[in-house]
RNA sequence: UUCUUAUCCAGAAAGGCUGAGGGAAUGGCCCGAUGAAGCCUUGACAACCUGUCGAUUUAAAACCGAUAAGGUGUCAAAUCCAACCCCGAACUCCGGGGGUAGAUAAGUC
Repeated sequence: UUCUUAUCCAGAAAGGCUGAGGGAAUGGCCCGAUGAAGCCUUGACAACCUGUCGAUUUAAAACCGAUAAGGUGUCAAAUCCAACCCCGAACUCCGGGGGUAGAUAAGUC
């Protein structure tokens, strides 16, 4: 960096250093000196992959369940919301569905 598949309305923060930004991008709307981002330490959440155990099976694999040891990830707000298309009596407003983009995991060029 390409592509594929799955998931994205649940969940989970304290301390230290430092000091003004941050929430991907655009528009909103928010967070922030009662301390942003970043780094470090400790903790937690979750269960994608590995492992272990169970169930199933003649046996194994797959599927299912448990666990949380290892690898990632995450710990304001639904991916914070919207945008593009469609539907609902329906430009705007509201509700619903799909799509785009993105994030994460596993694989892949």